[in-house]
RNA sequence: GCGACCGGUGGAAGCGGCCGCGGGCGUCCUUCGGCGGCGCUCGAGGAAAGUCCGGGCUCCGCAGGGCAAGGUGGUGGGCAACGCCCACCGGGAGCGAUCCCAGGGAAAGUGCCACAGAGAACAGACCGCCUACGUCCCCCCUUCGGGGAGGGCCGGCAAGGGUGAAACGGCGAGGUAAGAGCUCACCGCGGGGGUGGUGACAUCCCCGGCAUGGCAAACCCCACCUGGAGAAAGACCGAGUAGGGAGGGAGAGGCGGCCCGCCUCGUCCGGACCUCCGGGUAGGUCGUUCGAGGGAUCCGGCGACGGGUCUCCCAGAGGAAUGGCCGCUCCCCCGGAAGGCCGCGAGGCCUCCGGCGGGAACAGAACCCGGCUUACGAGCCGAUCGCGCCG
Numbered sequence: 001g002c003g004a005c006c007g008g009u010g011g012a013a014g015c016g017g018c019c020g021c022g023g024g025c026g027u028c029c030u031u032c033g034g035c036g037g038c039g040c041u042c043g044a045g046g047a048a049a050g051u052c053c054g055g056g057c058u059c060c061g062c063a064g065g066g067c068a069a070g071g072u073g074g075u076g077g078g079c080a081a082c083g084c085c086c087a088c089c090g091g092g093a094g095c096g097a098u099c100c101c102a103g104g105g106a107a108a109g110u111g112c113c114a115c116a117g118a119g120a121a122c123a124g125a126c127c128g129c130c131u132a133c134g135u136c137c138c139c140c141c142u143u144c145g146g147g148g149a150g151g152g153c154c155g156g157c158a159a160g161g162g163u164g165a166a167a168c169g170g171c172g173a174g175g176u177a178a179g180a181g182c183u184c185a186c187c188g189c190g191g192g193g194g195u196g197g198u199g200a201c202a203u204c205c206c207c208g209g210c211a212u213g214g215c216a217a218a219c220c221c222c223a224c225c226u227g228g229a230g231a232a233a234g235a236c237c238g239a240g241u242a243g244g245g246a247g248g249g250a251g252a253g254g255c256g257g258c259c260c261g262c263c264u265c266g267u268c269c270g271g272a273c274c275u276c277c278g279g280g281u282a283g284g285u286c287g288u289u290c291g292a293g294g295g296a297u298c299c300g301g302c303g304a305c306g307g308g309u310c311u312c313c314c315a316g317a318g319g320a321a322u323g324g325c326c327g328c329u330c331c332c333c334c335g336g337a338a339g340g341c342c343g344c345g346a347g348g349c350c351u352c353c354g355g356c357g358g359g360a361a362c363a364g365a366a367c368c369c370g371g372c373u374u375a376c377g378a379g380c381c382g383a384u385c386g387c388g389c390c391g
Stems, first nucleotide, its partner, number of pairs: 001387004006382004013329007021043008029034001045362001049373002052371005057230004069226005074088005089103001090101004104221002109219002111215003126161002128157003134153004139148003169187002172184003188210001189208008234286004240281001244277005256269002293312008330359003333355004338351005
């Protein structure tokens, strides 16, 4: 210098002025109704998003245990908690920085393994290898006992080829007719033990002689976790009308009911009206933003994180406010011409002037918080790796 990889920062730039919008406080005005005036102050995000996971808070439910259902799954730690984060272990990819893993169990059982292939799980023989054994044919030799060579059938084998994601341990040697854990060494696998580590695990020794293919984000088994609903949660205040309850209810007449077979009289009850009480509705207030909070700094820890000190108050509302204009600076783009520097050169860099030039993306708090995921983005900073060149 080029290329790569990881982390952080940054989120429509900065300063000033004017106007506008939402909340709070103060003050003035008031026709007491405020949709009023003025001043001060605060006013979106890194994801406010998806609503996927975990909590706070609230109400409901709940003896204890089990089943079902759902979730999680290496080890140790962090955290209020988590499926999040950190460190480590194991496996895989890469020359490397680094990245990926749904990472318990496949000798408990069931199931599946497409296509191709002879054979896909107590397997199989297409090409191939072999003629030791059995039998047949033929040739040669013979001391007639037999010996040698070739071929067929019946067979033996699974080393090599081929198919496949995967072929019933790998590789080398011995062995054999050819072969084969048939035998042996190493590796793998299984069992036992030693050492190191909190642990996952690593490493070493001994034994076994192959018995055990893969898939559990297939059923399943094991371990652990999980009650439900959510701010329209929920708490409080609470009219008007209608209806409910209690008390009052003067006098006469009438009305309805009760006593009655009917009538009359009479007592009682109710209705109209007045007062009070209680439930509910409309509506209002709270919940609601000071919080597992932000910033600076010190200490402990590899780290996630924890602790101490100082400091700050930072939207809250209801279908919902944060926008516009102007000036200067900055950055980018385009054009211009003078000067300076570098280069042999094409040209490049810096300064200057101009432009009715541009300054974007994803996206908008709605009870709050911690994560994850997804979307988007001009740049800047830092760590590391590979290659090339120079000293």
Molecule: Bacterial RNase P class A
Organism: Planctomycetota bacterium